The prediction has a mean pLDDT of 81. Predicted 3D model of a 73-nucleotide RNA (transfer RNA) from Micromonospora craterilacus.

RNA sequence: GCCCCCGUAGCGCAGUGGAUAGCGCGGCGGUUUCCGGAACCGCAGGCCGUAGGUUCGAUCCCUACCGGGGGUG
Numbered sequence: 001g002c003c004c005c006c007g008u009a010g011c012g013c014a015g016u017g018g019a020u021a022g023c024g025c026g027g028c029g030g031u032u033u034c035c036g037g038a039a040c041c042g043c044a045g046g047c048c049g050u051a052g053g054u055u056c057g058a059u060c061c062c063u064a065c066c067g068g069g070g071g072u073g
Base pairs, nucleotide, nucleotide: 001072002071003070004069005068006067007066010025011024012023013022018056027043028042029041030040031039049065050064051063052062053061
C1' cells in the first nucleotide's frame, strides 16, 4: 500500500429501513433484614465514531474520513 471485520448506555453485547433503540453487569433509590455488598421491586444513563449522500423515512443502504483488530506483497 491492498483486502476483510468491528465502532450502539460506565463495561460486555443484541438490533439491521418505519415501535418509546434493548439485554446482562455496574450505578442510584426503595422493600426485606440485626446489618447487608444476598434477594426482590423500581429509576437514571445513548442525539447508534464523524461528515456527506440515497429514501417519504436511516442505528440499519452508499461514499469519504477517523479509531481499533486481523490478513497479505